[in-house]
């Protein structure tokens, strides 16, 4: 240096054609229980990498930058 893939919650990942962001595990909080663990029930918790463009609407499509990762020279 060129090419391709990833980037969403504290972790790991979904979001199927562009139409109000979810799920598991973790946190907190209550039930149960002699207490712990476990099991059940509920909360909190996200400018979806960053910056632009398309669009009535953008995680989702378009272009640049950034990082992480495979490949080729």
């Nucleotide at each position: 240096g060129c090419u391709c893939c990833a980037a969403u919650a504290g972790c790991u990942c979904a979001g199927c054609a562009g139409g109000u962001a979810g799920a598991g595990c973790g946190a907190c909080a209550g039930a149960c229980u002699g207490u712990u663990a476990a099991u059940c029930u509920g909360u909190a918790g996200g400018u979806c990498g960053c910056a632009a463009g398309u669009u009535c609407g953008a995680g989702u499509c378009u272009u640049g930058c950034u990082u992480g990762g495979a490949g080729c020279g």
The RNA shown here (transfer RNA) has 73 nucleotides and comes from a Candidatus Nanoarchaeia archaeon. Its mean pLDDT, the model's own confidence on a scale to 100, is 81. Rfam family: tRNA. Its family is annotated with triplet codon-amino acid adaptor activity in the Gene Ontology.